Overview: Small-subunit ribosomal RNA, central domain from an uncultured Gammaproteobacteria bacterium, 349 nucleotides, folded computationally. Its Rfam family is "Bacterial small subunit ribosomal RNA".
[in-house]
Context: one part of a larger RNA
RNA sequence: CUGGGCGUAAAGCGUGCGUAGGCGGCUAUUUAAGUCGGAUGUGAAAGCCCUGGGCUCAACCUGGGAACUGCAUUCGAUACUGGGUAGCUGGAGAUCGGUAGAGGGCGGCGGAAUUCCGGGUGUAGCGGUGAAAUGCGUAGAUAUCCGGAGGAACACCGAUGGCGAAGGCAACCGCCUGGGCCUGAUCUGACGCUGAGGCACGAAAGCGUGGGGAGCAAACAGGAUUAGAUACCCUGGUAGUCCACGCUGUAAACGAUGAGAACUUGACGUCCGCUUGCUCUGCGAGUGGGUGUCGAAGCUAACGCGCUAAGUUCUCCGCCUGGGGAGUACGGCCGCAAGGUUGAAACUC
Repeated sequence: CUGGGCGUAAAGCGUGCGUAGGCGGCUAUUUAAGUCGGAUGUGAAAGCCCUGGGCUCAACCUGGGAACUGCAUUCGAUACUGGGUAGCUGGAGAUCGGUAGAGGGCGGCGGAAUUCCGGGUGUAGCGGUGAAAUGCGUAGAUAUCCGGAGGAACACCGAUGGCGAAGGCAACCGCCUGGGCCUGAUCUGACGCUGAGGCACGAAAGCGUGGGGAGCAAACAGGAUUAGAUACCCUGGUAGUCCACGCUGUAAACGAUGAGAACUUGACGUCCGCUUGCUCUGCGAGUGGGUGUCGAAGCUAACGCGCUAAGUUCUCCGCCUGGGGAGUACGGCCGCAAGGUUGAAACUC
């Protein structure tokens, strides 16, 4: 290189945008670069192959042929690919009209609950557990009522639901803002797909500066348990969890399933549009886009997948190549650090 693969065996980059590159709809015409054919030249000899000859045979030697699948020039062919020109509307996009949504950012604001503080009532316990103890409480706790402070999270609705590229997103109101879907018409006229590098986003934890701190809670302390108990259980409790700005860039970042396109029996739910029928608070039918369950064919090692494919094909990218050593060492790059990323070998089975 060819070849085989990537849901669970090794293998889909966490996700998007996009540069180069690769690939690319329909029609006509032109060109003839790719492609195909002819001719000419060249493609040393030896060797290999075919066929003769010479050593008694053979090895060996020798004659002829073929081959040398190539390259160059030239003359042609024009289906396909490429280049040029002209056009088209089915891909893609735009405008107008609707529509659903925890999509994002900022600012407000509400109630329940926990904790704390003040006051009232009230008295000996409370709390906690398997049982206890540490702890709290006669300096009046727990319980209960009223008032206040503060932080964080939003019960019910709530879903097998919705939105987002992913991470993720949930009280309510306002402002700003991204994307989607549907209907019919108009417009642009292939403007497309993918995407090495690159850039951006990216849970939690962690880091820097400054705030904040109710509850929870690594570390830590104490009480238990136990042979021990640096744990599981209990009482406390600091970082942190929250906010602003900056960094980190990881994850079972999962559908363990890259993106786009086309095609391939169905059934039943559910969400959002549109059309339509009716005995129109509603129910049904059709259709488009999501999201689920079960399943034809087919696929699969099996499990299972099955129009949301893991089926049948095409385009582009990423990745895999026995286990351990090891996602380690070294070097590079990035980071304040923690560390991240790229990523071996010896040795060993």